[in-house]
């Protein structure tokens, strides 16, 4: 730099319908993180774009900036990027 083990590790969601659940006076009522839809967000997987910057020219590499294609918007999980510890 690489790979495995570990530790820490951000940002964004609402509405509508509904399967299920639950309670009922059996007519409903409540809940719905699953499921659909519609509109809305966010960036720190990965990929795209500008280049300060690598002493200056080619190559060449390059951000935490930007795009949001792809991913994401409770928890989990995922996670750039830091730390420690093993091994090439």
């Nucleotide at each position: 730099c690489c790979g495995c083990g570990u530790g820490g590790g951000a940002g964004a969601g609402c509405c509508g319908g509904u399967a299920g659940c639950a309670c009922c006076u059996c007519g409903g009522u409540g809940u719905g993180g699953g499921c659909c839809g519609g509109c809305g967000c966010c960036g720190a997987a990965g990929g795209g774009g500008c280049a300060a910057c690598c002493u200056c020219c080619c190559c060449g590499g390059a951000a935490c900036c930007u795009c949001u294609c792809a991913g994401g918007c409770a928890c989990c999980a995922g996670g750039a990027c830091c730390g420690c510890g093993c091994g090439g």
The RNA shown here (Glycine riboswitch aptamer) has 88 nucleotides and comes from uncultured Jatrophihabitans sp. Rfam family: Glycine riboswitch aptamer. Rfam describes the family as follows. This family represents the bacterial glycine riboswitch. The organism belongs to Jatrophihabitans, within Bacteria.